[in-house]
Molecule: transfer RNA
Organism: Paramuricea clavata
RNA sequence: GACUCGAUAGCUCAAUGGGUAGAGCGGCGGUAUAGAUACCCGAAGGUGCGAGUUCAAAUCCUGCUCGAGUCA
Numbered sequence: 001g002a003c004u005c006g007a008u009a010g011c012u013c014a015a016u017g018g019g020u021a022g023a024g025c026g027g028c029g030g031u032a033u034a035g036a037u038a039c040c041c042g043a044a045g046g047u048g049c050g051a052g053u054u055c056a057a058a059u060c061c062u063g064c065u066c067g068a069g070u071c072a
Stems, first nucleotide, its partner, number of pairs: 001071007010025004019055001028042003048064003052060001
């Protein structure tokens, strides 16, 4: 330098063909307890950054950043 893959919640990962972004763990509040843990209930919390297409973009196009790999 060229190419491929990836970037989604605090962590690990889904979202299969564009149509309301979810799960587990964790944290918080409640319940329970003499108190604490566990169980149970509830709410919060996110699409790497920009531009474009579309009624509608995590998903498609494009540029950039970062990470992993292959080739030279």